[in-house]
Molecule: transfer RNA
Organism: Patescibacteria group bacterium
């Protein structure tokens, strides 16, 4: 340099173009307990960036950024 793949809550992971963007763990708060742990309940928390198509984009297309792989 060429080609291919990936990017979603703190972490891991779902989501036919129409979802309140869901779940698990963690954190926080409350209940329980003498305390801790465990258990139960609740809350907060995310679509890498820009553009295009579309009535509507996490999803399709283009460019960029970051990561990974193959070839030279």
């Nucleotide at each position: 340099g060429g080609c291919c793949c990936c990017a979603u809550c703190g972490u891991c992971u779902a989501a036919c173009g129409g979802u309140u963007a869901g779940g698990a763990c963690a954190c926080u708060u409350g209940a329980u307990u003498u305390u801790c742990a465990a258990u139960c309940a609740a809350a907060a928390a995310a679509u890498u960036g820009g553009g295009u198509u579309u009535c509507g984009a996490c999803u399709a297309c283009c460019c960029a950024u970051g990561g990974g792989g193959c070839c030279g």